[in-house]
RNA sequence: UGUCCGGUGGUGUAACGGAAGCACGGCGAUCUGAUACGUCGGCGGCGGUGGUUCAACUCCACCCCGGACUA
Numbered sequence: 001u002g003u004c005c006g007g008u009g010g011u012g013u014a015a016c017g018g019a020a021g022c023a024c025g026g027c028g029a030u031c032u033g034a035u036a037c038g039u040c041g042g043c044g045g046c047g048g049u050g051g052u053u054c055a056a057c058u059c060c061a062c063c064c065c066g067g068a069c070u071a
Base pairs, nucleotide, nucleotide: 002069003068004067005066006065007064010024011023012022013021018054027041028040029039030038047063048062049061050060051059
């Protein structure tokens, strides 16, 4: 310099263009003499800006961040 991959709650990881899920963690309740485990329930997220579309995490352009390869 170029090519490719990735960016989603605190963490990890899904999601044919059509209602953003799951697990762990955390919080509250329950259970217990108490803690832990178990059970139940809420909270919490699409890297940024534009474009396409009735509708975008998803497609397109540029940018930012991380990684691999190449010179």
Molecule: transfer RNA
Organism: Planctomycetota bacterium